[in-house]
RNA sequence: GAAGUGGGCUCGACGGCCGCGGGCUGGCAUGUUGCCAGCGUGAGGAAAGUCCGGGCUCCAUAGGGCAGAAAGCCUGCUAACGGCAGGGCGGGGUAACCCGACGGAAAGCGCCGCAGAAAAGAAGACUCCCGCUGCCUGAGCUGUCACGCCCCGACUUCGACGUCGGGAAACGGACAGCUCAGGUGAGAGAAAAGCUGAAACGGUGGUGUAAGAGACCACCAGCAUCUUGGUAACAGGAUGGCUUGGCAAGCCCCUUUCGGAGCAAACGCGAAUAGGAGCGCAAUGGUGUGGCCCGCACCGCGUUCGGGUAGCGCGCUUGAGGCGUGCGGUGACGUGCGUCCUAGAUAAAUGGUCGUCCACGACAGAACCCGGCUUAUAGGCCCACUUCGCAC
Repeated sequence: GAAGUGGGCUCGACGGCCGCGGGCUGGCAUGUUGCCAGCGUGAGGAAAGUCCGGGCUCCAUAGGGCAGAAAGCCUGCUAACGGCAGGGCGGGGUAACCCGACGGAAAGCGCCGCAGAAAAGAAGACUCCCGCUGCCUGAGCUGUCACGCCCCGACUUCGACGUCGGGAAACGGACAGCUCAGGUGAGAGAAAAGCUGAAACGGUGGUGUAAGAGACCACCAGCAUCUUGGUAACAGGAUGGCUUGGCAAGCCCCUUUCGGAGCAAACGCGAAUAGGAGCGCAAUGGUGUGGCCCGCACCGCGUUCGGGUAGCGCGCUUGAGGCGUGCGGUGACGUGCGUCCUAGAUAAAUGGUCGUCCACGACAGAACCCGGCUUAUAGGCCCACUUCGCAC
C1' cells in the first nucleotide's frame, strides 16, 4: 500500500426568531381553578416486530397426575430467558474469523419418490464370474473298420494303374471313446466386478478359493468394555468380537420448564331534567284493575345509603437506572466508592422559518417499565487483528 476479519462511536453542525407538550418560580384574578411573564426541559439505535424472558397488578391455587405447549452438546452468568460468556464436536475459509433445530434410529411404529435385481429381512441374482451336466462345432490323442492308397500272388495285356484272391492300421477316410477350446440350454454356487441411486448391508491391500466371501490376516473407520485426563460435553490409550443403512424438520422415547389475564391491569374521587334501596312526611288525593266498595299496584316531597356512566386523579416514571473509578473473575458478570436525574402525552407535544457551512443527511416516532432476540438502515469516524506485495 492492497484485500479482508472482528468490535466500538455517530446519525447534518452552529446560531437567531416563532410555535407545541410537561416541570419550576413569580405576578394577577380567584370557591374548584384560570391567565400572563420568566427559567429550564422534551424520542431511537432500532422508539419497530410484539418473538422470548422478567418486574408490577388482579383472579385462581393443599398436594400430585393426565393432556397440551416450549426448550434440547457441556459448564457457568443472570431477576429470568429460547439471551450472554467460556469450552467441546462438526462444517467453511490460506488466515484473522464465521456458521450449526448439535439428546435418542441395538424401545417401538412409519417412510425411503424415480431409477434399480435388490431400499433393511441378517436381503437380493439383471449383466459379468465359477464348477458340474445335456446338445452343437472345432482341434488333438487312442481304438476299431480294409473304403481309398500301399504290398504279394494269379489272370488279362506289349505293359498295366484293369479283374480276382490274400495281406497290411504308416497315410487318407468313416465310426467310437477320452481330453481341450468355443457356442447354447437348464440347475446350483457366489456377492469380487458392472449397472441404478442421495444412499447398496464397513473401506483398502493381501491370503485363500472352482469362483468368491471378515472365511482368514494387516491397517483404517465405527461399536462395546476397561482405563487415563477433564466438573462436564469430550479427548487419548488398551482389549474384544468382526460391522449394526438413512430420516426424529413423521409419530414417538428421554430430560428440563410452564396456573390464567393484562396498564383498556388494578385502585381512589365522582356529575345528571340517569336509575336503585331504606326511612319519614304530606294527601286520604290521582291513575289502573272492577259494575261498585274494600284490597292491590303505580304516581309526590324530604332525607339517608350503596353501586356506578361521563369526567378527574392515581398507577407514571428513581430504575434489576446512567456515568466514572477501585477490586474479584479468562469472560458473561458481581461488588465497593463517588457522581448525575435524563419525555411522560391521552386523540395524543418534539415542528416551522432565517442565516452560515459541509460530504446535502438512511431507516424510522415514546404510550406501564426493564433484559434480550430479530428485522430496517445512506453516509462518516476510530481501534484491534489476518493475508499478500513493496521498501528499509
Predicted 3D model of a 392-nucleotide RNA (Bacterial RNase P class A). It matches the Rfam family "Bacterial RNase P class A". By type it is a ribozyme. The prediction has a mean pLDDT of 75.